[in-house]
RNA sequence: GCUAACGUAGCUCAGUCGGUAGAGCAGCUCACUCGUAAUGAGCAGGUCGUGCGUUCGAUUCGCAUCGUUAGCU
Numbered sequence: 001g002c003u004a005a006c007g008u009a010g011c012u013c014a015g016u017c018g019g020u021a022g023a024g025c026a027g028c029u030c031a032c033u034c035g036u037a038a039u040g041a042g043c044a045g046g047u048c049g050u051g052c053g054u055u056c057g058a059u060u061c062g063c064a065u066c067g068u069u070a071g072c073u
Stems, first nucleotide, its partner, number of pairs: 001072007010025004019056001027043005049065005
């Protein structure tokens, strides 16, 4: 330098033939307990890497760009 994959909650990851974004763990509250752990119930947490475009509507499609990883040279 070229090519490909990936980027979504604090962490690990789902969700993509376009239609108001989810799980597990972690966090907080409550119940249970003499107390803790465990268990159960609930809550909070996201500009879906960034920008532009297409569309009535984009996490999803197109382009550019940034980052990570791998391959080739």
Transfer RNA from Spirochaetae bacterium HGW-Spirochaetae-5, 73 nucleotides, folded computationally. The coordinates come from a structure-prediction model, not an experiment, and the mean pLDDT is 81. Taxonomically the source falls in Spirochaetota (Bacteria, Pseudomonadati). Rfam family: tRNA. Rfam links the family to the GO term triplet codon-amino acid adaptor activity. The sequence is in RNAcentral, with records from ENA.